[in-house]
RNA sequence: UCGUACUAGGCGGGGAGUUAGCGGUGCCCUGUACUCGCAAUCCGCUAUAGCGAGGCUGAAUUCCCGCACGAGGUUUUGCAUAUAUUUGUGUACGGUGUUUAUAUGCGGCGUUGAGGAAUGGAUCCUGUGCAAUAUAAAGCUAUGAACCCUGUCAGGUCCUGACGGAAGCAGCAGUAAGUAGUCAUUUAUGUGUGCCGCAGGAAGGUCUGUUUUGAGCUGUAGAUAGAAGUGCCUGUAAAUAUGGCGAAUCGAAUGCGGGUGUACGG
Numbered sequence: 001u002c003g004u005a006c007u008a009g010g011c012g013g014g015g016a017g018u019u020a021g022c023g024g025u026g027c028c029c030u031g032u033a034c035u036c037g038c039a040a041u042c043c044g045c046u047a048u049a050g051c052g053a054g055g056c057u058g059a060a061u062u063c064c065c066g067c068a069c070g071a072g073g074u075u076u077u078g079c080a081u082a083u084a085u086u087u088g089u090g091u092a093c094g095g096u097g098u099u100u101a102u103a104u105g106c107g108g109c110g111u112u113g114a115g116g117a118a119u120g121g122a123u124c125c126u127g128u129g130c131a132a133u134a135u136a137a138a139g140c141u142a143u144g145a146a147c148c149c150u151g152u153c154a155g156g157u158c159c160u161g162a163c164g165g166a167a168g169c170a171g172c173a174g175u176a177a178g179u180a181g182u183c184a185u186u187u188a189u190g191u192g193u194g195c196c197g198c199a200g201g202a203a204g205g206u207c208u209g210u211u212u213u214g215a216g217c218u219g220u221a222g223a224u225a226g227a228a229g230u231g232c233c234u235g236u237a238a239a240u241a242u243g244g245c246g247a248a249u250c251g252a253a254u255g256c257g258g259g260u261g262u263a264c265g266g
Base pairs, nucleotide, nucleotide: 001266002265003264004263005262006261009057010056011055012030013029014028015027020046021045022044023043024042034054035053036052037051038050063259064258065257066256067255068254072250073249074248075247076246078245079244081243082242083241084240085239086238087237088236089235092234094233095232096231098227099226100225101224102223104221105220106219107218108217109216115213116212117211118210119209120208121207122206123205124201125200126199127198128197129196130194131193132191133190134189135188136187137186138185139182140181141180142179143178149174150173151172152171157166158165159164
């Protein structure tokens, strides 16, 4: 140095968490690197740190060590950092909104009289009258009493010597209680009927008449100067949360370098 056969080793790794600690199942990152059984109210081990069984590979691209690089995770609360939410702040001279004053533009009405003043009325309230309307009663008409209503009382009855008289049924006429109807007349009661009449009436508003005065009244859009205040937006202080930058820590894959058996034979 080559060949053959073995052995050590290897056949994924890492983070957080859990644990006295180590590893695993589970979660996450990387990545593709055997199989079966056990396993989070856990499973198995003891600094030689998964246990049990089987298989493949095998001294080098594959094993071990070191360096470089660095996916990703965890911690920190470091930062004149970003965003969001909450709370506070109106001396936060911010913007906007509100309000006062001054003048303006555009439009409508206006000498066929704006607006003001005086006066009166209506609307409004109360009382009352009238009308309407509803009900009831009266009035009128008809009907209506065998007898216990009236008048007239045929016949008949009674009294009388006679003359004459008395009571009185039926009928007829009228009427009481009652019943039915009703012109439209009267009376009584009532009203979310009408506004017709009369009287009285507090404040203000609307409309309107008369008199007087005589040019504004009103809507809208902005401007300037202030006032108060926080309705909204923004600002500002603090807190919380999520990111970004930084620090610490662990660290896969990848790359580079180095190291490393046994036996036999050539």
Molecule: Bacterial large signal recognition particle RNA
Organism: Guopingia tenuis